[in-house]
RNA sequence: AGGGGUGUCGUACAAUGGCAGUACAUCGGUCUCCAAAACCGCUGAUGGGAGUUCGAUUCUCUCCACCCCUG
Numbered sequence: 001a002g003g004g005g006u007g008u009c010g011u012a013c014a015a016u017g018g019c020a021g022u023a024c025a026u027c028g029g030u031c032u033c034c035a036a037a038a039c040c041g042c043u044g045a046u047g048g049g050a051g052u053u054c055g056a057u058u059c060u061c062u063c064c065a066c067c068c069c070u071g
Stems, first nucleotide, its partner, number of pairs: 001070007010024004018054001027041004047063005
């Protein structure tokens, strides 16, 4: 320099253009003399910008970060 891939709660991952979910963690509660474990419940996210569309995590463009390949 060229090509390809990935970016989603704190972490690991889902989501065929139509309500953004699951598990663990955090927090609160039940239980316990106290704690742990167990059980119940809450909170919290689509990398930035623009476009297409009635509607975008999803499609297009661009930028950023990371990874891989070629030279």